About this RNA:
The RNA shown here (c-di-GMP-I riboswitch aptamer) has 75 nucleotides and comes from a Campylobacterales bacterium. Lineage of the source: Bacteria > Pseudomonadati > Campylobacterota > Epsilonproteobacteria > Campylobacterales. It was read from a public genome assembly, where an Rfam model found it. Its mean pLDDT, the model's own confidence on a scale to 100, is 85.

[in-house]
RNA sequence: AUUUUGUUGUGCCAAACUUGUUGCAAGGCAAGGACGGAAAGCCACGGGUCUCAAGCAGAUAGCCGGGUUGCCAAA
Numbered sequence: 001a002u003u004u005u006g007u008u009g010u011g012c013c014a015a016a017c018u019u020g021u022u023g024c025a026a027g028g029c030a031a032g033g034a035c036g037g038a039a040a041g042c043c044a045c046g047g048g049u050c051u052c053a054a055g056c057a058g059a060u061a062g063c064c065g066g067g068u069u070g071c072c073a074a075a
């Protein structure tokens, strides 16, 4: 350095809900909060689902697959 397996360690993220804000909406952002997560880091490429002003539009990566990057331990 690579691959596989995982959380032993240090830690990390943060569902629902509440408040504020933004959006036509689905939803997003921030604070609180933890249902959970070994990539629940990132990417809308494919499928699914959701919204709509129905457009060559938007959302969802914590729906599935794929791509890509990373910490620790063991082999």
Base pairs, nucleotide, nucleotide: 003075004074005073006072012037013036017032018031019030020029021028022027035062041068042067043066045065046064047063048060049059050058051057